A computed fold for a 108-nucleotide RNA from uncultured Ferdinandcohnia sp., annotated as SAM riboswitch aptamer (S box leader).
It matches the Rfam family "SAM riboswitch aptamer (S box leader)". Gene Ontology term of the family: regulation of gene expression.
RNAcentral holds the sequence, with entries from MGnify.
Lineage of the source: Bacteria > Bacillati > Caryophanales > Bacillaceae > Ferdinandcohnia.
RNA sequence: UCUUAUUCAGAGCGGUGGAGGGACUUGGCCCUACGAAACCCGGCAACCUUCAAGAUUAAUCUUGAAAAGGUGCUAAUUCCAUCAGGUACAAAUACCUGAGAGAUAAGA
Numbered sequence: 001u002c003u004u005a006u007u008c009a010g011a012g013c014g015g016u017g018g019a020g021g022g023a024c025u026u027g028g029c030c031c032u033a034c035g036a037a038a039c040c041c042g043g044c045a046a047c048c049u050u051c052a053a054g055a056u057u058a059a060u061c062u063u064g065a066a067a068a069g070g071u072g073c074u075a076a077u078u079c080c081a082u083c084a085g086g087u088a089c090a091a092a093u094a095c096c097u098g099a100g101a102g103a104u105a106a107g108a
Base pairs, nucleotide, nucleotide: 001108002107003106004105005104006103007102012041014040015039016038020031021030022029026081027080028079042074043073044072047070048069049066050065051064052063053062054061055060078101082099083098084097085096086095087094088093
């Protein structure tokens, strides 16, 4: 870089630390000395993994269970925004669907 899947669920009144943080730019809106980031511990989840049942000629797929290991995650929908289409509305605006961007996993 590409492909596939997921992305409104879930998870701390702990320790160290000591001023920032919410991916980047900009704007908004928030979190934070009642303690930010980071690290450790704990936890969540079930992508990889294991087991069982079923389907399939087979590759494989579906459902259920487990949690030792590899990752990930642990304020707010991925905090919100952009583009296209649509619904309601006199409008402002609100909502729905899809795309784009990002994140994570597995593979190339």